[in-house]
């Protein structure tokens, strides 16, 4: 310093839930709360996922109903990029 995660240290984050609040919703912010993580820090660049307010197209007298779709979101799906603590092979 690069790979890397054995052993320990100092420590991080925080899942499901649950309430306030934002959103049409996916979901997010904050606050309880641990299911778990060696990048469970950042980032939508690729692919997957997950919602469909507008918009389009069908119904239906109309409300409504179906179907299409990101622009929205998941970074705790994966890939890829930037950063980092500690040190055994």
């Nucleotide at each position: 310093c690069c790979u890397u995660g054995a052993a320990a240290a100092a420590g991080g984050c925080a899942a499901a839930c649950c309430g306030c609040c934002g959103g049409a919703a996916a979901c997010g912010u904050c606050g309880g709360g641990a299911c778990g993580c060696a990048a469970a820090a950042c980032c939508a660049c690729c692919g997957g996922c997950c919602u469909a307010c507008a918009c389009c197209c069908u119904u239906u007298g109309g409300g409504g109903g179906g179907g299409g779709c990101a622009a929205g979101g998941c970074a705790g799906c994966g890939g890829g990029g930037u950063u980092a603590c500690c040190g055994a092979a």
This is a predicted structure of an 89-nucleotide RNA (c-di-GMP-I riboswitch aptamer) from an uncultured Alphaproteobacteria bacterium. The coordinates come from a structure-prediction model, not an experiment, and the mean pLDDT is 88.